A computed fold for a 266-nucleotide RNA from a Miltoncostaeaceae bacterium, annotated as Bacterial large signal recognition particle RNA. Model confidence (mean pLDDT): 78 of 100. Its Rfam family is "Bacterial large signal recognition particle RNA". The family's RNA type in Rfam is non-coding RNA gene. The family is grouped with related families in Rfam's "SRP clan". The gene name in the source record is ffs. Taxonomically the source falls in Miltoncostaeaceae (Bacteria, Bacillati, Actinomycetota, Miltoncostaeales). RNAcentral holds the sequence, with entries from ENA.
[in-house]
RNA sequence: CCGUGCUAGGCGGGGAGCUAGCGGUGCCCUGUACCCGCAAUCCGCUCAGCGGGGCACAAUUCCCGCCCGAGGCGGCAAAGCGAGGCGCGUCGGCGUGGGUGCUGCGGCGUAGAUGACGAGGUCCCACUCGGUGGACGACCGUGAACCAGGUCAGGUCCGGAAGGAAGCAGCCUUAAGCGGCCCCUUCCACGCGCAGUGGGGUUUCCUCGUCGGAGCUGGCGGCCCUCGUCGCGCUCUCGAUCUCGACGUCGACGGCGGGUGCACGG
Numbered sequence: 001c002c003g004u005g006c007u008a009g010g011c012g013g014g015g016a017g018c019u020a021g022c023g024g025u026g027c028c029c030u031g032u033a034c035c036c037g038c039a040a041u042c043c044g045c046u047c048a049g050c051g052g053g054g055c056a057c058a059a060u061u062c063c064c065g066c067c068c069g070a071g072g073c074g075g076c077a078a079a080g081c082g083a084g085g086c087g088c089g090u091c092g093g094c095g096u097g098g099g100u101g102c103u104g105c106g107g108c109g110u111a112g113a114u115g116a117c118g119a120g121g122u123c124c125c126a127c128u129c130g131g132u133g134g135a136c137g138a139c140c141g142u143g144a145a146c147c148a149g150g151u152c153a154g155g156u157c158c159g160g161a162a163g164g165a166a167g168c169a170g171c172c173u174u175a176a177g178c179g180g181c182c183c184c185u186u187c188c189a190c191g192c193g194c195a196g197u198g199g200g201g202u203u204u205c206c207u208c209g210u211c212g213g214a215g216c217u218g219g220c221g222g223c224c225c226u227c228g229u230c231g232c233g234c235u236c237u238c239g240a241u242c243u244c245g246a247c248g249u250c251g252a253c254g255g256c257g258g259g260u261g262c263a264c265g266g
Stems, first nucleotide, its partner, number of pairs: 001266006010055002012030004021045004034053005062259006071250004076245001079243002081239005087234003091231005097225003102222004106217003115211007123200006129193002131190005137184001139180004148173004156165003
């Protein structure tokens, strides 16, 4: 060095999780790698899943080191993303309010615009008249066992009598009071009045008259300002499910290098 037989080891590995810890079932990654049974409020364990069976074999296949690196995990960060801002915008849509005759419509205007002047009204004060409401009075009704009036039957009292006196009930009347009525008087009040008189004021507005001779008008759109709301952009703050990122950690597949037994025969 070659051949035969065997043995160690191998016939998948890894991450997170679970767990005091570890292996496994379950999840995920890798990618092809014996079979059967078992396992999540789980099955096991002292070095590796447990129990049973099978295969090939000292190397492409086993062991070790280094590299690469799918993927996982950890905290961090915050570009994307999300939430919020009584932050910003010669950014947009819609809406509110105001302005503007510069612009497009519309309306008024030579049957006379804006304007100027005059008169009156509108406005304020006082008063009058009216209206409405209230109070008092008046009016009407009612209203006193006795302590109001009149008349007072009966009865009582005085008197010899004539006669006289007080007086209950009844009847009539009336006081306070109570009620009605607002037709009338007086007074008070007023979210009242196309009412009247006098005074004041006259900026607007309205009507009328005079002058004068062509404009006036924001009703709608444009434009300007303002505010609200929705969206967009920027910016600030916060967040960390997802995406991006750097760091740390484990690390499959793959690559490179090294290592590995016994017996017999040639």